[in-house]
RNA sequence: CUCUUAUCCAGAGAGGUGGAGGGACUGGCCCUUUGAAGCCUCGGCAACAGCUCAAUAUGAGCCAGUGCCAAUUCCAGUAGCUGCGGCUAGAAGAUGAGAA
Numbered sequence: 001c002u003c004u005u006a007u008c009c010a011g012a013g014a015g016g017u018g019g020a021g022g023g024a025c026u027g028g029c030c031c032u033u034u035g036a037a038g039c040c041u042c043g044g045c046a047a048c049a050g051c052u053c054a055a056u057a058u059g060a061g062c063c064a065g066u067g068c069c070a071a072u073u074c075c076a077g078u079a080g081c082u083g084c085g086g087c088u089a090g091a092a093g094a095u096g097a098g099a100a
Stems, first nucleotide, its partner, number of pairs: 002099007013042005021031003025077004043069003047066002050062005073092001078089004
């Protein structure tokens, strides 16, 4: 980097450094010198994996490997329906597990 599959309306931030960007892309909207990204330290969360118990479905607990800690994946993007407010499905993206 590619493929398969599951989930994405829950949850969880302080300090140091740094010095202007960040929220994937595009449009909107927002965050940010009352300090962005990145890096470091400490802290936290618990989706997947793992372990234990019970079990019809499945549920409960433990742990912390990956992941995560503004806003529903911030909203929309494509298609259908519509009472024009939205709804449903999908695409794209992110993450886990598996495979090549």